[in-house]
Context: one part of a larger RNA
RNA sequence: CGUUGGAGAGUUGAGAGGAGCUGUCCCCAGUACGAGAGGACCGGGAUGGACGCACCUCUGGUGUUCCGGUUGUCGCGCCAGCGGCACUGCCGGGUAGCUACGUGCGGACGGGAUAACCGCUGAAAGCAUCUAAGUGGGAAACCCCCCUCGAGAUGAGCUCUCCCUGAAGGGCCCUCGAAGACUACGAGGUUGAUCGGCUGGAUGUGGAAGCGCAGCAAUGCGUGGAGCAAACCAGUACGAAUUGCCCGAACGG
Numbered sequence: 001c002g003u004u005g006g007a008g009a010g011u012u013g014a015g016a017g018g019a020g021c022u023g024u025c026c027c028c029a030g031u032a033c034g035a036g037a038g039g040a041c042c043g044g045g046a047u048g049g050a051c052g053c054a055c056c057u058c059u060g061g062u063g064u065u066c067c068g069g070u071u072g073u074c075g076c077g078c079c080a081g082c083g084g085c086a087c088u089g090c091c092g093g094g095u096a097g098c099u100a101c102g103u104g105c106g107g108a109c110g111g112g113a114u115a116a117c118c119g120c121u122g123a124a125a126g127c128a129u130c131u132a133a134g135u136g137g138g139a140a141a142c143c144c145c146c147c148u149c150g151a152g153a154u155g156a157g158c159u160c161u162c163c164c165u166g167a168a169g170g171g172c173c174c175u176c177g178a179a180g181a182c183u184a185c186g187a188g189g190u191u192g193a194u195c196g197g198c199u200g201g202a203u204g205u206g207g208a209a210g211c212g213c214a215g216c217a218a219u220g221c222g223u224g225g226a227g228c229a230a231a232c233c234a235g236u237a238c239g240a241a242u243u244g245c246c247c248g249a250a251c252g253g
Stems, first nucleotide, its partner, number of pairs: 001152001005163007015149004021049007033038001051106005059100004066093005071086006110144003117137004164252001169247004173189005194240003197236005203229003210223005
């Protein structure tokens, strides 16, 4: 821009893409078959490999925004307690998120039409013949079934509702997000829990400082699962989403 008034939702599915793999074991059954050795079809069950999709409960990884330990040095006048720098100084752990080595799920089932092939009926050709007329069965291949996209499918579809009081509706702007390069998308903008803060919880670290006690001291114990704490889960208007402006018509011959 189009889709022949405008708009907000919900859909149909032309078409396109994805997927499509397979082992082993058990039962049937040591049965059928076979002199024996051996050893099934059909059907049913279980469990793997590789591959794919999703996810983070578990197991781990990461986690330079959390906690702790510790070396050297500098600073806060000194002690104590802290802070800076040294690859995050080094080291031990670790929430969320992101992840695989972790977890769940998938290939199926079924239908249609077929290939090789196997048939039925059956003439040409009094026989025979699956074929010439007719007709049944039959593959991981083909079409559907499953998953995703999908009406610019210009053949532009369909349904519902709303509007023509610059309307319905949309945007600018702002607070944000498991969304994201920008944009877009989604949540929210006081009739408000969108972000921050605060409070509570979860969870992590692992026993704060101060004081007391014991010890010459290093240090230990008590107060006390203490103190501190990021992204998590809630609650709560304390702070910030102010006020506004713009686009969009007039019934569509």
Predicted 3D model of a 253-nucleotide part of an RNA (large-subunit ribosomal RNA, domain VI) from a metagenome. The prediction has a mean pLDDT of 90. RNAcentral holds the full RNA, with entries from SILVA. Its Rfam family is "Bacterial large subunit ribosomal RNA".